[in-house]
Molecule: small-subunit ribosomal RNA
Organism: uncultured Candidatus Berkelbacteria bacterium
RNA sequence: AGAGUUUGAUCAUAGCUCAGGAUGAAUGUUGGCGGUGUGCCUAAGGUAUGCAAGUCGAACGAACCUUGAAAUCUUUGAAACUUCGGUCGAUGAGAUUUCGCUGGUUAGUGGCAAACGGGUGAGUAACAUAUGGAUAACCUGCCUUGAAGUCAGAAAUAGCUUCCCGAAAGGGGAGGUAAUAUCUGAUGGUAUCAUAUAUUGGAAUAUAUAUGGUUAAAGCUCCGGCGCUUCAAGAGGGGUCUGUAUCCUAUCAGCUAGUUGGUGAGGUAAUAGCUCACCAAGGCGAAGACGGGUAGCUGGCGUGAGAGCGUGGCCAGCCACAAUGGAACUGAGACACGGUCCAUACUUCUACGGAAGGCAGCAAUUAGGAAUCUUGCGCAAUGGGGGCAACCCUGACGCAGCGACACCGCGUGGAGGAAGAAGGUCUACGGAUCGUAAACUCCUUUUGUAUGGGAAGAAUAAAUGACGGUACCAUACGAAUAAGUACCUGCUAACUACGUGCCAGAAGCAUCGGUGACGCGUAGGGUACAAACAUUAUCCGGAUUUAUUGGGCGUAUAGAGAAGCGUAGGCGUUUUGGUAAGUCUUGUGUUAAAGACCGCAGCUUAACUGUGGAAGGGCACCGGAAACUACCAGAAUUGAGAUAGGGAGAGGUAAAUGGAAUUCUCGGUGGAGUGGUGAAAUACGUUGAUAUCGAGAGGAACACCAGUGGCGAAGGCGAUUUACUGGCCCUUUAUCUGACGCUAAGGCUCGAAAGCGUGGGGAGCAAAACGGAUUAGAUACCCGUGUAGUCCACGCCGUAAACUCUGAAUGUUAGGUGUUUGACAUGAUUUAUUUAAACCUUCGGGUUUUUAUUGAAAGUGUUGAGUGCCGUAGCUAACGCGUUAAACAUUCCGCCUGGGGACUACGGCCGCAAGGCUAAAACUCAAAUGAAUUGGCGGGGACCCGCACAAGCAGAGGAGCGCGUGGUUUAAUUCGACGGCAAUCGAAGAACCUUACCAGGGUUUGACAUGUACCUGCAGGCUUUAGGAAACUAGAGCGGCCUUCGAGGGUGGUACACAGGUGCUGCAUGGCCGUCGUCAGCUCGUGUCGUGAGAUGUAGGGUUAAGUCCCGAAACGAGCGCAACCCCUAUCCCAUGUUACAAGUGUCUUGGGAAACUGCCUCGGUAAAACGGGGAGGAAGGUGGGGAUGACGUCUGGUCCGCAUGGCCCUUAUGUCCUGGGCGACACACGCGCUACAAUGGUCGGUACAAUGGGAAGCCAAGCUGCGAAGCGGAGCUAAUCCUAAAAAGCCGAUCUCAGUUCGGAUUGUAGUCUGAAACUCGACUACAUGAAGUUGGAUUUGCUAGUAAUCGUACAUCAGCCAUGGUACGGUGAAUACGUUCUCGGGUCUUGCACACACCGCCCGUCACGUCAUGGAAGUAGGUCAUACCCGAAGGUGUCUGGUCGCAAGAUUGGAUGACGAAGGUAAGGCUUAUGACUGGGAUGAAGUCGUAACAAGGUAGCCGUAGGGGAAUCUGCGGCUG
Repeated sequence: AGAGUUUGAUCAUAGCUCAGGAUGAAUGUUGGCGGUGUGCCUAAGGUAUGCAAGUCGAACGAACCUUGAAAUCUUUGAAACUUCGGUCGAUGAGAUUUCGCUGGUUAGUGGCAAACGGGUGAGUAACAUAUGGAUAACCUGCCUUGAAGUCAGAAAUAGCUUCCCGAAAGGGGAGGUAAUAUCUGAUGGUAUCAUAUAUUGGAAUAUAUAUGGUUAAAGCUCCGGCGCUUCAAGAGGGGUCUGUAUCCUAUCAGCUAGUUGGUGAGGUAAUAGCUCACCAAGGCGAAGACGGGUAGCUGGCGUGAGAGCGUGGCCAGCCACAAUGGAACUGAGACACGGUCCAUACUUCUACGGAAGGCAGCAAUUAGGAAUCUUGCGCAAUGGGGGCAACCCUGACGCAGCGACACCGCGUGGAGGAAGAAGGUCUACGGAUCGUAAACUCCUUUUGUAUGGGAAGAAUAAAUGACGGUACCAUACGAAUAAGUACCUGCUAACUACGUGCCAGAAGCAUCGGUGACGCGUAGGGUACAAACAUUAUCCGGAUUUAUUGGGCGUAUAGAGAAGCGUAGGCGUUUUGGUAAGUCUUGUGUUAAAGACCGCAGCUUAACUGUGGAAGGGCACCGGAAACUACCAGAAUUGAGAUAGGGAGAGGUAAAUGGAAUUCUCGGUGGAGUGGUGAAAUACGUUGAUAUCGAGAGGAACACCAGUGGCGAAGGCGAUUUACUGGCCCUUUAUCUGACGCUAAGGCUCGAAAGCGUGGGGAGCAAAACGGAUUAGAUACCCGUGUAGUCCACGCCGUAAACUCUGAAUGUUAGGUGUUUGACAUGAUUUAUUUAAACCUUCGGGUUUUUAUUGAAAGUGUUGAGUGCCGUAGCUAACGCGUUAAACAUUCCGCCUGGGGACUACGGCCGCAAGGCUAAAACUCAAAUGAAUUGGCGGGGACCCGCACAAGCAGAGGAGCGCGUGGUUUAAUUCGACGGCAAUCGAAGAACCUUACCAGGGUUUGACAUGUACCUGCAGGCUUUAGGAAACUAGAGCGGCCUUCGAGGGUGGUACACAGGUGCUGCAUGGCCGUCGUCAGCUCGUGUCGUGAGAUGUAGGGUUAAGUCCCGAAACGAGCGCAACCCCUAUCCCAUGUUACAAGUGUCUUGGGAAACUGCCUCGGUAAAACGGGGAGGAAGGUGGGGAUGACGUCUGGUCCGCAUGGCCCUUAUGUCCUGGGCGACACACGCGCUACAAUGGUCGGUACAAUGGGAAGCCAAGCUGCGAAGCGGAGCUAAUCCUAAAAAGCCGAUCUCAGUUCGGAUUGUAGUCUGAAACUCGACUACAUGAAGUUGGAUUUGCUAGUAAUCGUACAUCAGCCAUGGUACGGUGAAUACGUUCUCGGGUCUUGCACACACCGCCCGUCACGUCAUGGAAGUAGGUCAUACCCGAAGGUGUCUGGUCGCAAGAUUGGAUGACGAAGGUAAGGCUUAUGACUGGGAUGAAGUCGUAACAAGGUAGCCGUAGGGGAAUCUGCGGCUG
């Protein structure tokens, strides 16, 4: 940085798609390790369980534990005593009471914290956020600093004890008690209140001073301190106000009633309609109010060259929220996630009376979803709360766990190693490749496993580590434990085989797949990336495809019908001075941190992290500059306008008038048709039409003039005259205003035709309608009628191909040539008047010349304003535009962004209606489009040619027969060929064979070829027997190669390779052939032109059979074709002389040569030619006549059954052999022929003249036999010698006499001949007999232009014979006609149109029918949401009234009732929106459906636009318009 895709190709326009990067991702396949990050994007759904906010005994009383002493009681019962009953009572134990000590624990009171930290993004389009300001309108616990204090008292209350209620939660009564809890009093200031004065200021609740009033405290202690109160200040934190910025929608255009402002009051920490009362009627809005939709905002992040575009997860700042909704309390701070109250929904418990709860904290669970983790460890570190502290708490946090989710790093080994192993794959069978890859040898140990050691992080004097026996280190072991994924047609790096056969499938786009798929599937190989790879989704990029940077609007999408008038807005001439808003600039503040950039540093590196630096758009502020824009003031005249003098005009409106024509009416003449068409008919006409003459009526339109002439903003405007009226142009020696201008969103006005309303009018024309034609049909084109309408007045409509498909304005930039209309100069000529003279005179005057003046004026030149054509530069994709720009610039407006859906739906506005204006989406396609190019085509044009037509001759089509084909039939009727270019074609010979087909019978290395191995015999061949239809099977006999005696060769058998196939594909092919077409074309090199495809050459003018030749020209040359060269033939010459010929010769044979070239003359032709017409000479004259020869290519033409050949298929058969049958069938259809229909003839007799060929398994003479086919016969001939062989028509003579015949010969019968193993299916010929159709052939159609047609016979190939009337040759006789190119067919060149390119057998439109999809309407139905009115009214704070208790009082406290506000709820009528809905409308799409043929060519009626009517449909018709 670009690429693919519209076309046959090209350029342009334009969309679609791809390559890049990114992600909180997901999915598929795969998966070794570590580090660092990161992990519910969906249901702000519901949650079991545990934990997440406590702490302080140095505030307080109390209880308990620990511990000491004393007393009392109970008990135990040592010693002693004893009457043995007991007494005394040491000791121990327990209980109670009192006093006291140390330490600890904690339920309650009290203090602080709980408003932080943590989560989420529902709401919010907003002062929410960002940034910059303001607060002279404010608050602030703990902390820091400073100042001053901390005095004297009092009454309660929880805990506790006791009683009661309740299932529980919990609650109540009584009694007594403490405080750093609460209260009273004292003192007090720079606190605070009031007043006064002064100062400052724009303003104050500021500052200062004075006087007076009011208000404070709490103690604890380990004696070190920690607290408490008041004030002032700080730091940090917060509240409020404000400039600017902040998504989509106008198919949301008007919104607003506390609404906007004021006064007063209340309220707050504080300003304020924040709240209330009263007053005023304001406030917001096109620079988008109000409404609807969507959304947390930012630092940043992704991408991009940038401008931008997209985004807001993690981290950080702010905001909002805590089941939903409402509310306040406490407090420095909340209207409070783990507080309170109420309502609602949900969940749990319950003894049914009532209670409890809120994971959007950390884990976890369920649901949802494509999808997102552990009910872990620890307070060791960092931070937070409480505490003097020890310490306690901390799911903040630090760690660990899970997940390739992302980024980064490492590894899966290294070196050597060719028998290039085995194996796979491919193969041209040689080999190539996987591939030094493996094996194998040597080495290493990151990683791994095991063992041993073992941190930093801890801040210390010491103690204290969750992570963790972790990182790291050492040793041992052993290549050991570790590679996949996607792709390989192009874009896009990477190719082969097999399978499949428009199937299965692929695909991002173009597309791939119908038998050789590099595109599907598999394999081998390769490419890319790599612990990942690919796909999907989304964003940016490419996309200059919304274009500020950086696009367009004549024809591709796009200039509104007039942009006529004009509002807002935007833009605006010259000059002077000033200001400093924009602009430029110095500096300052800010722009949090993180991120990004740069340097350095720490983890082994990196990711990651630390540290330092730089930078930063923007915003704000203090200064400075003054060129430009702006603003203020002054001046100017060139922009603009005005005055004056002229000019042209279908400019507009109204009125009056006119003639020609059509039609109608009346009258006259007249007498059979008229009219109309391609041709007709309907129609009119003897009731008198048409025609013609006269008179009249009425309506509409205005010939000639008339012109790419004029006027108008456009639509548009055309007889004449008058009235009123708009604009334009010219002149300048003249004058005035002084930027007054340009453009113009909304707005207003005008606006062809058709159409609508009301009322007139109505001649002609004419939608609709009717009739006649045409036609397959004809709702059309053509014809005859004909109504709305066309006309007028008034009012609507508001659209057209309303077009120059070209917005308006200003300036600049070569010319040439027309035309309209001005101005200036000149002006041939000329009108009129005038002066004078001459001449003439009918005396009126006239003619000529001249003087002066005034007009007209063609033409010429200069200069304006219009309107055309050509054209330079320049522009344009090209076409083209080109001073009338589509050039070069400026200003303003309008409009466009792929095709279809759609000039549509819905909504809104307008309209009487028709309808107009505005204007989407779903869905669908990969194109749609413009200009130009080459072809092809045209019921376009021009020119030319051809037996193409015409002019002729003879035919075909009718008959019979032959042959071929189709069809049918069949066991088979083998196959191929099908318009021309199949059909007497392959087939120059189907009885068997051929033969490929059918039936039946055989055979399997084979009927045929090569090779290998093994084996046997010696064959093969000939003769023969049996069976059999034959093939074949089974036998017998005869005979037999070579040899160095090993064998060789041949043959047979067996087994392998293989043979074989007329099986398929001519759409895989070669070769060959047909056809256009013996038509004159088809190309190349260099040059030139064009952006290019391409063009030129090869267009023009002549000429030719010809791209043949000449001239000319940006072409010059060349090639394949044409022509010529080759063969035959016509004339002559030379040579030759066998077998021709009697000789001799040269009819003749063979070989060679000459001759013809427009060379000569004349005419035409031209600058000169080419060339053409005529003529001479000549055997032949203008390529003499024939033949061979067939350009580039077309028909996917024909042939795989001539041959060759790729691939596929068959292999005891689709091969091969044999017998018989079939290819020969027969209702019929077509093609090609033969014979005829007769007298130009038939029959009979006689008689004349050829040429080319062929002949040894042959041609066959003479002679004889037979009516004949033929037989017998045997001469000659390897053939210029012999034979075939008779030529026939012709000529001479005879006969037939117009008939189904003496024409015609089919058919049939009988008897034969010949070929051949064999003539039944199925041969030819002969004789006799038979004697069909047919009397010249419809539409239509074939051949032929001279030795031709026609006609006559002859020969040959194939071949035993022949179905040959075919084919190929040969000669004999031998015509007619061509005016000419209008038409038919085919072809060539040029040109034109094209929507065709598979190329007109093209393309293509609409209805209808069927399937599918999305969508509009619709009686309705169901949700969501929004606001309004009313009802009800919880908690709560607040207002009013009132009771109790305490208190001397002030007052405090606690009840009751009630008002307004107030969430949810209810009712009512709505707005918006979503879903759904019988039925219905159009749209899109689909395989080969139906009907027509509307469009593209003059598309067969030119098309299209608007409008109206009609019609199955495309469409048709009327009116007006356009040329595309």